[in-house]
Molecule: Lysine riboswitch aptamer
Organism: uncultured Dysosmobacter sp.
Order: sequence, then C1' cells, then structure tokens
RNA sequence: GAUAGAGGCGCGGGCUUCAAGAGUACCGCUUUCCAACGGCAGAGCACCGGGAAGGCGGGAAAGGGGAGACCGCCGAGGCGUCUUUCCGCUGCCUGGCGGAAGGAGGCCGGGCCGCCGGAGAAUAUCCGUCGGACUGUCACCCCCGCGGUGGAGCGCUGUC
Repeated sequence: GAUAGAGGCGCGGGCUUCAAGAGUACCGCUUUCCAACGGCAGAGCACCGGGAAGGCGGGAAAGGGGAGACCGCCGAGGCGUCUUUCCGCUGCCUGGCGGAAGGAGGCCGGGCCGCCGGAGAAUAUCCGUCGGACUGUCACCCCCGCGGUGGAGCGCUGUC
C1' cells in the first nucleotide's frame, strides 16, 4: 500500500401499512369588530384584497413515530462551522427564515440510563453538553483476576 473482517437492542435508506397529526391548517356561507388596516421585517412605489373573533357546512398534508419484508453498510452514521448555486415567503432593494444540490475542513469507538437544554401537536421520537455503569479495541501495570489505569475509529485484527 492492497484486500478481507470484528464490535451489537450496531448504523442508515427507500417501499408497504397503521396510529397520531386533527376536526388542526385551508375552503365556502354568515354575523360583529378593526380601519387606513392586511402581505415575514424595514423605507418607497406598484400589485392584490384584506385582518381578527364567533356560528354553520366541508375538510387535508408534511416532518416525526410503530410494524413488516427488503436494500446498503461498520466513520456505518450523527452533529455543527464556513462557502457556492438554485428555489420559496406578491414584485423591486436590504435583510431574515425555510428547502434542494455541491465544496472545504472540525468533533464523536458503540449502544443504554439519567439531569439539563433545543426541535416537535405530543408524555412519542430526535439532537446536543455533562455524568453513570456496560461493552468492544489497543497500550501500559501487577496481587494474573469476571483485575487496574489510560488513549481514540485518520483506530484495531487477519492475509498478501
């Protein structure tokens, strides 16, 4: 350098299906209010026509989750920073937010539990800092045991 592997409630992906999301958003009718009000923010112009609450009628979806079989894998993957392009939030300018596709390099061995924080409709679930025991791996140590301490996957093991 190449190749093949190991960790285990191991990691991820789309497909099918179920629950929830939710009688919510939204649409129609109607009553009342707001008025120079409303459109993500700002100044101006233009364009559109509103905005709030109640009643009646109709009425979703996405993200996330459970299950099944399958597929790709063992920096699997997750997180976050910077940057490029495109799209959306009425149009233009400046921002902000959200989404998609790239580039650069940073952190984390793994799952589990817990406090706290964030996202979320949610007690589901996910993400993050910290802590705890467990587990795999290598190094060192000696009382050689179900041992101790420490490091990190840019690691470890086998073969060539």